About this RNA:
Predicted 3D model of a 1534-nucleotide RNA (small-subunit ribosomal RNA) from a soil metagenome. Its Rfam family is "Bacterial small subunit ribosomal RNA". The sequence is in RNAcentral, with records from MGnify.
RNA sequence: UUGAAGGGUUUGAUCCUGGCUCAGAAUGAACGUUGGCGGCGUGGAUUAGGCAUGCAAGUCGAGCGAGAACCCGCAAGGGGGACAGCGGCGAACGGGGUAGUAAGGCGUAGGUGACGUGCCCUUAGGACCGGGAUAGCCACGGGAAACUGUGGGUAAUACCGGAUAAUCUCAGCGGACUUGAAGUUUUGGUGAGCAAUGGGUGUGAUUCCGCCUUUGGAGCGGCUUACGUGGUAUUAGCUAGUUGGUGAGGUAAUGGCUCACCAAGGCGACGAUGCCUAGGGGGUGUGAGAGCAUGGCCCCCACCACUGGGACUGAGAUACUGCCCAGACACCUACGGGUGGCUGCAGUCGAGAAUCUUCGGCAAUGGACGAAAGUCUGACCGAGCGACGCCGCGUGCGGGAUGAAGGCCUUCGGGUUGUAAACCGCUGUCAGAGGGGAUGAAAUUCAUUUGGGUACUCCCAGAUGAUUGACAGAGCCUCAGAGGAAGCACGGGCUAAGUUCGUGCCAGCAGCCGCGGUAAUACGAACUGUGCGAACGUUAUUCGGAAUCACUGGGCUUAAAGGGUGCGUAGGCGGCCAGCUAAGUAGGGUGUGAAAGGCCUUGGCUCAACCAAGGCAUUGCGCUCUAAACUGACUGGCUUGAGUGAGAUAGGGGUGUGCGGAACUUCCAGUGGAGCGGUGAAAUGUGUUGAUAUCGGAAGGAACGCCGGUGGCGAAAGCGGCACACUGGGUCUUGUCUGACGCUGAGACACGAAAGCCAGGGGAGCGAACGGGAUUAGAUACCCCGGUAGUCCUGGCUGUAAACGAUGAGCACUAGUUGGGAGGGGCCUCGGCCCAUCCGAACGCAGCGAAAGCAUUAAGUGCUCCGCCUGGGGAGUAUGGUCGCAAGGCUGAAACUCAAAGGAAUUGACGGGGGCUCACACAAGCGGUGGAGCAUGUGGCUUAAUUCGAGGCAACGCGAAGAACCUUAUCCUAGGCUUGACAUGCUGGGAUUAACUCCGUGAAAGCGGAGCCACACCUUCGGGUGGAACCAGCACAGGUGCUGCAUGGCUGUCGUCAGCUCGUGUCGUGAGAUGUCGCGUUAAGUCGCUGAACGAGCGAAACCCUUGUCCUUAGUUGCCAGCGGGUAAUGCCGGGGACUCUAAGGAGACCGCCGGUGUCAAACCGGAGGAAGGUGGGGACGACGUCAAGUCAUCAUGGCCUUUAUGCCUAGGGCUGCACACGUGCUACAAUGGUGCGUACAAAGGGACGCAAAGUCGCGAGACCAAGCAAAUCUCAAAAAGCGCCCCCCAGUUCGGAUUGCAGGCUGCAACUCGCCUGCAUGAAGCCGGAAUCGCUAGUAAUCGCGGGUCAGCUAUACUGCGGUGAAUGUGUUCCUGAGCCUUGUACACACCGCCCGUCAAGCCACGAAAGCGGGGGGCAUCCGAAGUCGUCGAGCGAACCGUAAGGAAGCAGGCGUCUAAGAUGAACUCCGUGAUUGGGACUAAGUCGUAACAAGGUAGCCGUAGGGGAACCUGCGGCUGGAUCACCUCCUU
Repeated sequence: UUGAAGGGUUUGAUCCUGGCUCAGAAUGAACGUUGGCGGCGUGGAUUAGGCAUGCAAGUCGAGCGAGAACCCGCAAGGGGGACAGCGGCGAACGGGGUAGUAAGGCGUAGGUGACGUGCCCUUAGGACCGGGAUAGCCACGGGAAACUGUGGGUAAUACCGGAUAAUCUCAGCGGACUUGAAGUUUUGGUGAGCAAUGGGUGUGAUUCCGCCUUUGGAGCGGCUUACGUGGUAUUAGCUAGUUGGUGAGGUAAUGGCUCACCAAGGCGACGAUGCCUAGGGGGUGUGAGAGCAUGGCCCCCACCACUGGGACUGAGAUACUGCCCAGACACCUACGGGUGGCUGCAGUCGAGAAUCUUCGGCAAUGGACGAAAGUCUGACCGAGCGACGCCGCGUGCGGGAUGAAGGCCUUCGGGUUGUAAACCGCUGUCAGAGGGGAUGAAAUUCAUUUGGGUACUCCCAGAUGAUUGACAGAGCCUCAGAGGAAGCACGGGCUAAGUUCGUGCCAGCAGCCGCGGUAAUACGAACUGUGCGAACGUUAUUCGGAAUCACUGGGCUUAAAGGGUGCGUAGGCGGCCAGCUAAGUAGGGUGUGAAAGGCCUUGGCUCAACCAAGGCAUUGCGCUCUAAACUGACUGGCUUGAGUGAGAUAGGGGUGUGCGGAACUUCCAGUGGAGCGGUGAAAUGUGUUGAUAUCGGAAGGAACGCCGGUGGCGAAAGCGGCACACUGGGUCUUGUCUGACGCUGAGACACGAAAGCCAGGGGAGCGAACGGGAUUAGAUACCCCGGUAGUCCUGGCUGUAAACGAUGAGCACUAGUUGGGAGGGGCCUCGGCCCAUCCGAACGCAGCGAAAGCAUUAAGUGCUCCGCCUGGGGAGUAUGGUCGCAAGGCUGAAACUCAAAGGAAUUGACGGGGGCUCACACAAGCGGUGGAGCAUGUGGCUUAAUUCGAGGCAACGCGAAGAACCUUAUCCUAGGCUUGACAUGCUGGGAUUAACUCCGUGAAAGCGGAGCCACACCUUCGGGUGGAACCAGCACAGGUGCUGCAUGGCUGUCGUCAGCUCGUGUCGUGAGAUGUCGCGUUAAGUCGCUGAACGAGCGAAACCCUUGUCCUUAGUUGCCAGCGGGUAAUGCCGGGGACUCUAAGGAGACCGCCGGUGUCAAACCGGAGGAAGGUGGGGACGACGUCAAGUCAUCAUGGCCUUUAUGCCUAGGGCUGCACACGUGCUACAAUGGUGCGUACAAAGGGACGCAAAGUCGCGAGACCAAGCAAAUCUCAAAAAGCGCCCCCCAGUUCGGAUUGCAGGCUGCAACUCGCCUGCAUGAAGCCGGAAUCGCUAGUAAUCGCGGGUCAGCUAUACUGCGGUGAAUGUGUUCCUGAGCCUUGUACACACCGCCCGUCAAGCCACGAAAGCGGGGGGCAUCCGAAGUCGUCGAGCGAACCGUAAGGAAGCAGGCGUCUAAGAUGAACUCCGUGAUUGGGACUAAGUCGUAACAAGGUAGCCGUAGGGGAACCUGCGGCUGGAUCACCUCCUU
């Protein structure tokens, strides 16, 4: 020193990286809505575009002449002094603007020994004698005008000549002093040269105002130096007056400023030159600061003045309202010619989102002139307009609950708006009206006067009187009255503040994320709330947040980012010890850093804004003194860095030459005789012209097996048979020599896999392209048969790779352990141990890291140098440049577009990844389905309607445990009702209706009509009141209408699979992990053991029901052994409780016992006993969750819809409709069968609107009659298969029973559509079922019958129960399906039914190329060349001087020349616009073709290169792991 905040958004979640976005402040602003007052500020940012009109610079009569109007006067004359002129001063200030200018600028600090200066102050002096003109004026002209000519005459502080003169100027000569250096410093002589004007008051001027020379000063300028002061290298070279010198010219002055000559320099990577942009600073905005952005108002500087050029005058200009010329534009014109320049103040047009009055005054401040009064002043002071900004004030204050009305919401109770209003009381700010008025004004001015300055007319101070305000008007007094004064934005999160309605991916919102598809806190509205408030929002821009360009203060293994590697130039950085210096550095002093602004302290306006005073700050630069640690410079030394010598040594380091064997192919010859080859399987190919195979021989080219190894070498690329030659580097030991010689390294240079290119060779094998064969929907691929470039060599080019350790080089430091390679030393018991160095690995601590991981070979800790990054896409593209023969390389954007893209890790899910395990999952079996007929459900079709729902598993004999009517439904057709078929309430009516009976009509419902009778209470007996009911009406009822994607409840499924979680602890930044993993075991996350886990919960198991054995109790309706009675017979009866049984309670089974295995475990295997043995069988029971699974038609329910209909009633029809397809079943195809006869044994159920015995009738269904039974009593009820006997004899049959005909029966209001049953007759398909597929592991499958519910009846072959008979096979897990656990990969998370790539087609947008076309810019060359300076000529002109004169001199006009603006032409450069067509890119709706990538993505992927192909892509060669999986080898750790 007072100062530093974050949030949203990538994901299922996490951490990180990283962009986008928000909250803040600000503005010369604009726009929208709104708008009371005042103060102070501020206001043409765009077209430096064009301008009508007025004003913006004059003044001096005390420099000069002349002098109008007017006044006095009879006149003469006098006064007066305008306009114009000569002359002086001013006009170069003030005012405006920012075009140009990247340095002739600006800022800071210097220099001027290289300069100037009017007015002002100051010093010393001076002003003498003369002269000639010219405006005005007069006269005469020209011209439309502007303007101008000739003649005459006149004045000056106008002009000229001469004199005088220095301390002035110049030149020479001496002395002193100063500087780094050239001295206009100072001083003394000498010589030469240069001046002047008068005026005024006046009685009076040495004295006041002017003039000339001169000294010094102040202030103001000129020139110059250093440093600082934009972008771009896709601008790398620029420069001939260029750089320097000598001389000259020019200037106030230095200087190539200009010229002549000489020399060949000067600038540049520390960015020259070019291009683009831009006035600079004080300051301003923001920011904690450092910074970043900016330069409006105010101040300083520069530059500009219609555009370009030029000089003149002057102290000063190359001159905003001066001059000349050229050009563009505009105006006047008599057409001959002229005039003009608002970027001064106002104002106007234009363009624009946008920026004011044609105002007042010189009262104040300042300026010009003047002696002064004064005049002029659009500078200035004021007013006006604009909420444009900042600041202040107000729109009232107090009381007031029936918490009014109204609005909004509501769970209908209420809540809220809200003390808000009304109402009562009070006040009087602002605005309004009236009055009066401080102050800005006194150092003004004038008059008179006093004092002082020696003297004055001059100056200063004072007194008295008079005089000056454009504009503003505070404060004060009086009046009236709450009266005249509130809006804007927002309310999903960020971000303070929410409800209802409307809308229905529409309309719309949106800063980002994102809202809206029928309950929107996000759209629109209302109510309400929040924020700010005469404003509030929006847009634009700047800074901040953004550490998101990182100096303060970032990074580069995988997120963007290390150059492919080396060598080395410039540059940067650099070891130890001394000395010296003082450039850097540090401290002190001093000068400067203008004012304003900022900050602090005070003060003035009532406060504030605003203004003033003082102080601080101004972090900078200069000068000076001091210090000497560090850096630098210089000098001297040292050896440890670096190099060198000597001695050893390892090695696929490099180049060349030669040699070798194996294999391969081809050729020759032999043997041999049918195939070979190839693949998942094949085919193409090859072979009787003899292949393959085998043997012998020959030739050729390429590559070098074993050794071979996280072994070696090299800078990297890379290097592998053997030998030789040449050659580079390393390591070890020693310590010879040099003495910092070092490190890094922009450019430059060299090397640089594979592919590719050029030329020439070579060519065995392999093999892009290509041909053929397969595969496939296709297959431009993967597989196969061939095969060209190429691969090889020589010479040259290319210069890129996942050129990777995705990790630049060097030095130093920071725990270790174990292997490998190379040599060396010490000890030694000869086994070995220890020590130091280099290379190369693995693990691991601290530390680091987002994590994965790295970890002495760092990604740790530091230093030095280089390279690189800054969201994704567009794009390593376009364009320009450069390199290359080409392919292409290097360098390398933008428009546009998105809100992400990405890294690591986590949990899941998934994999045509892996391991383990389970299940009628497969296998082993048995029986089926799929074929037939029929039944039933579904689809489809049909129909007036064929109501609706269910849709892979997990819809389809499902809802429906029973559609002829009913059921039954917005099903259809037709007829009716409208408070309704049903509920509740209210109002009115009438005293009869309703109910009941009857009639008409009708298909019925309904409609119309007739008859008949009431109830309770009171009563005055007339009647009144009331409830139910009725009629009329109002609220409402009703809906199987919609939404199962608004819901509850219920249900299915994974799945009776073994899982799903929690607490505490621990680990991790975190999501999460651990527990729950591992080893065993189990049906099981069942149990045991280990273990940073310890426990627990929901599931599993158990508890419950049933069944299997036994016991106890009880004994009717059940039972009957024994006793008794009775019958043709029967528990029929008396009795009995033994048995069966019934139904209540118990027992029993627990790996409990034995043996074995196993970890002394859990458990498993075997055995005993037992009715039952390892869960005994079966059932009920279904974790966390998944499928927006199913159901609004069981029910309930939000919302929506409907209300003479989508409600209700009725009749008839339909749900049964039939070319067809599918599911589920039944019956069969027969002899293990069929038919007939005989005969035996169940269980579980039902029964009163019922079950029904016996009896009679009928062939039968059934009928009649009727006992018993609300049931262990009666009944349905016959069980069937079985068993016994006879027949059938393998056939469409004595199988099979469909279909059809006839005749009957039953139920029912009613069997036509459309019921069931019976008898007779008929007698279809079908002879065991393709691909495929289902069930089942024991009392199971298979087979046999029985019952029940629903139900009037039935379509039941369905469903649900019951028992009878009663198997086979498996003891395994390779495969299919599903599931569980562990692990792995992932670009998936809506989770593989995922994600996602490219062509093509369509729309739209921006960009590139393009024959060209149009325009701008700066140069170059040539031509022409105005005005003008300079030079030269100057025959024309020619007052002042000389001269008596003639003439001369100075000067001028004019001519010529140099330079040169504008202009013309030409060839180039560069930038911009446009362009038929064309190229890719981005984005879009659910388009087309494929499936490339993500899992081993189904051929691992990717990089470079080459070829090919609709496309993603494919293939060859080399490389990488950023590849899964399996096996082997090696190594490491424990």